[in-house]
C1' cells in the first nucleotide's frame, strides 16, 4: 500500500433581510375587569427513518378485564427488558482462507392427510429385470471298450417352476444406514472392523450441548409456512379513544329483533345494562382539554463478558388543527442523498449522495 | 391519523385438501354471403401486481414491497 469485516457519528456550512408558528415578559387599545386585539423584546422550532403501520407496551374507555371452548401467536438454551416476533451472550447447523456472516433453530416413534409424473415399489412395504435353486415323465450336447444304432443312470447346458435373495439395473426430489472383509446356493448387519444412528452410565456446563466409556445390529423417507401434539404467551377497541362547554332541535316516521338486545370480538356462561340495530328525516358542525417531564437526554462512577441495571450532578430539547419549519442574497466547498411530526415512546423492516472515526481480518511489500 | 379490503388474458371474473392457469366478451384467420351483420371451425394471446423464503413442485402457504378501493364526527 490493497482488498474487505464489525461498531458508532454526521445529513450541507457561515452572515444579513424579510416572513411562518409554540412559549415567557413588557406596552398600547377595547370592554362584559380577566379575557381579547395590535405591537415590541427574548426565545424554541422535524428525522435516522418522522415511511410502511409489521410486532410490543403506555395512556383512554368498556366488569379492578371474570370462567371454558374455539382462534391467533412464539417456538435451541440463558439473560435483558415496562414488554416484545426485540437485544445480547452462548449451543448447534451452514457460508467465508480470516475478521466474521446467516439459519421460522420444538415434536414426523401419539394419531390423520399428502407425496402429480416416472417406476417393481412412495411405506403394515413389495419384487420388473437380473441372481440362485429344490423338484421334472421335457428338449440339447459330451463322456460311457474299435465302429454304427437304440436305451440313457451321473455330469454340463437349457426351458419349466415351488421358492430363497435385496448385491446390482431400471425411476424420481426422495428407494428402508455407508464402505471394507469374511460369509452364502446366490445374498443379506448374516458375522466382523472403521463410520454414521440409537439407548444407557459418567465427567463439564444453570441449560442448550460437547466430551468420553458402554451398549443395541439398526428400528418405522419426505411434509408440521398440511392438520395437529407438547410447552409458552395473548380480554375488545382505538387520541376521529375519552372528558368538559357551549349550540341547535321533528329526542319525529318506519322495518326488524324479544328464549333476544347492548357494554362484547367467533359461541356459551357469568356481570351490568333496560332497549338495540338499521333506514328515512330534522339540526349542529363552534371551542376547551387529552397534548407533550417522558420506561426521556448527557456527563461521572460503580455492577455485568454483554444488552442493561444502580447512583450523583446537570439540562428542558416541536406541539399544529387548513395544520409552522420558509423565501431571497452573499460567500465557501466535498455541490448536498432518501425523506416532513399530528397521544406517546421500545423494536423490526423498507428507502438513503456522500463523508468521518475506532478495532479487527487476509494479501503484498519494506525495515 | 385509525381501521379494513383487492390486484390472474385487452375488459368483466372462476381458480381448494399445493400437482401442465380456464370461461365470457373482445382480437386475427377461413367458411358462409352478390356485399355487410349474424352464425360456424380453428388460432393467438398470462413471466397470476413486484421481490425472497419454505417445499421435489407455489396463482395458493410465509415474509417483504408497490398501486387502487372502502370505512371511521357530534345531538344519538
Nucleotide at each position: 500500500g490493497g482488498a474487505g469485516u464489525u461498531g458508532g457519528c454526521c445529513a450541507g456550512g457561515u452572515a444579513a433581510u424579510c416572513g411562518c408558528u409554540g412559549g415567557a415578559a413588557g406596552a398600547a387599545g377595547g370592554c362584559u375587569u380577566g379575557c381579547c386585539u395590535u405591537u415590541u423584546u427574548c426565545u424554541g422550532g422535524a428525522g435516522g427513518a418522522a415511511a410502511g403501520u409489521c410486532c410490543g407496551g403506555g395512556c383512554u374507555c368498556c366488569a379492578u378485564a371474570g370462567g371454558g371452548c374455539a382462534g391467533a401467536g412464539u417456538g435451541c438454551c440463558a439473560g435483558g427488558u415496562a414488554a416484545c416476533g426485540c437485544c445480547u451472550g452462548g449451543g448447534c447447523g451452514g457460508c467465508g482462507u480470516g475478521a466474521g456472516c446467516c439459519g421460522a433453530c420444538g415434536g414426523a416413534a401419539a394419531g390423520u392427510g399428502c407425496c402429480a409424473c416416472a417406476g417393481a415399489a412412495a411405506a403394515u412395504a413389495u419384487a420388473c429385470c437380473g441372481c440362485c435353486g429344490a423338484u421334472g415323465a421335457c428338449c440339447c450336447c459330451a463322456u460311457c471298450c474299435c465302429c454304427c444304432c437304440c436305451c440313457g443312470a451321473c455330469g454340463g447346458g437349457g426351458c419349466a417352476c415351488a421358492g430363497g435373495u435385496a448385491a446390482g439395473g431400471u425411476u424420481g426430489a426422495a428407494a428402508u444406514g455407508g464402505u471394507g472383509c469374511g460369509g452364502u446356493a446366490a445374498g443379506a448387519g448374516c458375522g466382523c472392523a472403521c463410520c454414521g444412528c440409537g439407548c444407557g452410565a459418567c465427567u463439564g456446563g444453570c441449560a442448550a450441548c460437547a466430551g468420553c466409556c458402554g451398549u443395541g445390529g439398526c428400528a418405522g423417507g419426505g411434509u408440521a409456512a398440511a392438520c395437529c401434539c407438547c410447552a409458552c404467551u395473548c380480554g375488545g377497541a382505538g387520541c376521529a379513544a375519552g372528558a368538559c362547554c357551549a349550540a341547535a332541535u321533528a329526542g319525529g316516521g318506519g322495518a326488524a329483533c324479544a328464549a333476544g338486545g347492548u357494554g362484547c370480538g367467533g359461541c356459551c356462561c357469568g356481570c351490568a345494562u333496560g332497549g338495540u340495530u338499521c333506514c328515512c328525516g330534522g339540526g349542529u358542525a363552534g371551542g376547551u382539554u387529552g397534548c407533550u417531564u417522558g420506561a426521556g437526554g448527557u456527563a461521572u462512577a460503580c455492577g455485568g463478558u454483554g444488552a442493561c441495571g444502580u447512583a450523583u450532578a446537570u439540562c428542558c430539547c416541536a406541539g399544529a388543527u387548513g395544520a409552522a419549519u420558509g423565501a431571497u442574497u452573499a460567500u465557501c466547498c466535498a455541490c448536498g442523498a432518501c425523506a416532513g411530526a399530528a397521544c406517546c415512546c421500545g423494536g423490526c423492516u423498507u428507502a438513503u449522495c456522500g463523508g468521518c472515526c475506532a478495532a479487527c481480518u487476509c494479501c503484498a511489500c519494506u525495515c | 391519523g385509525c381501521g379494513g379490503g383487492a390486484a390472474u388474458a385487452g375488459c368483466u371474473c372462476a381458480g381448494u385438501u399445493g400437482g401442465u392457469a380456464g370461461a365470457g366478451c373482445g382480437g386475427u384467420a377461413c367458411c358462409u354471403u352478390g356485399c355487410c351483420a349474424a352464425g360456424g371451425u380453428a388460432c393467438a394471446g398470462g413471466u397470476c401486481g413486484a421481490g425472497a423464503g419454505u417445499u421435489c413442485g407455489a396463482g395458493c402457504c410465509u415474509c417483504u414491497u408497490u398501486u387502487c378501493c372502502c370505512g371511521c364526527u357530534c345531538c344519538a
Predicted 3D model of RNase P RNA and transfer RNA as a complex of 443 nucleotides. It holds a member of the Rfam family "Bacterial RNase P class A". Its family is annotated with dimeric ribonuclease P complex, tRNA processing and ribonuclease P activity in the Gene Ontology. The coordinates come from a structure-prediction model, not an experiment, and the mean pLDDT is 78.